[in-house]
RNA sequence: UUUCGUGCUCCGGGGUCGGUGAAAGUCCGAACCGGCGGUCAUAGUCCGCGACCCGCAGUCAUCUCAGAACCCCUGGGACGGCUCGGUUGAACCGGUGGAACUCCGGUACCGACAGUCACAGUCUGGAUGGGAGCAGCACGAAA
Numbered sequence: 001u002u003u004c005g006u007g008c009u010c011c012g013g014g015g016u017c018g019g020u021g022a023a024a025g026u027c028c029g030a031a032c033c034g035g036c037g038g039u040c041a042u043a044g045u046c047c048g049c050g051a052c053c054c055g056c057a058g059u060c061a062u063c064u065c066a067g068a069a070c071c072c073c074u075g076g077g078a079c080g081g082c083u084c085g086g087u088u089g090a091a092c093c094g095g096u097g098g099a100a101c102u103c104c105g106g107u108a109c110c111g112a113c114a115g116u117c118a119c120a121g122u123c124u125g126g127a128u129g130g131g132a133g134c135a136g137c138a139c140g141a142a143a
Base pairs, nucleotide, nucleotide: 001143002142003141004140005139006138007137008136009135010133016030017029018028019027031122032121033111034110035049036048037047038046044109045108053086054085055084057083058082059081060080062078063077064076065075066074067073091107092106093105094104095103113125114124115123
């Protein structure tokens, strides 16, 4: 220095003005935002990962019902953790270049679920949660 392992820590941005209305940060006009790894070159839109959601998949724990039954055992049910699987949005044109759906110019497009006096990427909530991560630190092992 590299690789592997363990532990701890860290780890998402954005609603302003006007219009309509009884009521809108939700509609209309304009505004604003862009997690992590990868890439011959810098990415919301390429490849993959994460969060939300789903599973009559596996496994473990707890609770519960039945078997004459307290425990054990067998079978059924509920809830939860982990693993696995599923689902999960959106970009083109021109330029530069050896090389760019990544840069420059132009014009587009996308954004879980629940809630709400009226429909939400931006408000509130689950969430003081979860979390990818060659992000940081420590320890151990190997080369």

About this RNA:
The RNA shown here (FMN riboswitch aptamer (RFN element)) has 143 nucleotides and comes from Nesterenkonia cremea. The sequence was found by an Rfam model in a public genome assembly. The coordinates come from a structure-prediction model, not an experiment, and the mean pLDDT is 82.